Annotation:
Predicted 3D model of a 74-nucleotide RNA (transfer RNA) from Marichromatium gracile. Lineage of the source: Bacteria > Pseudomonadati > Pseudomonadota > Chromatiales > Marichromatium. Its Rfam family is "tRNA". Its family is annotated with triplet codon-amino acid adaptor activity in the Gene Ontology. Rfam classes the family as a transfer RNA.
RNA sequence: GCGCUCGUAGCUCAGUUGGAUAGAGUACAGCCCUCCGAAGGCUGGGGUCGCAGGUUCGAAUCCUGCCGGGCGCG
Numbered sequence: 001g002c003g004c005u006c007g008u009a010g011c012u013c014a015g016u017u018g019g020a021u022a023g024a025g026u027a028c029a030g031c032c033c034u035c036c037g038a039a040g041g042c043u044g045g046g047g048u049c050g051c052a053g054g055u056u057c058g059a060a061u062c063c064u065g066c067c068g069g070g071c072g073c074g
Stems, first nucleotide, its partner, number of pairs: 001073007010026004019057001028044005050066005
C1' cells in the first nucleotide's frame, strides 16, 4: 500500500430483506425483604448506534470518504 472483518449503555453483546418509543445481560442508584448483609423481587438513571457527507417520506441498517481495532497478502 491492497483485501476482508469489526466499531451500538461503564463492560459483554443482540438488532443489518430500511418503518419509525434503540434493546438484553451485567454493573450502578433507590425501594422491598432481613437484626445487618448476601441472595432474591421491583423501579430508575445512563446511548449524538466510531466521525462526516449522500440516497430516501423515513437510516443503527443502504452508498462514499475518513478514524480506530483485528486478520491476511505484498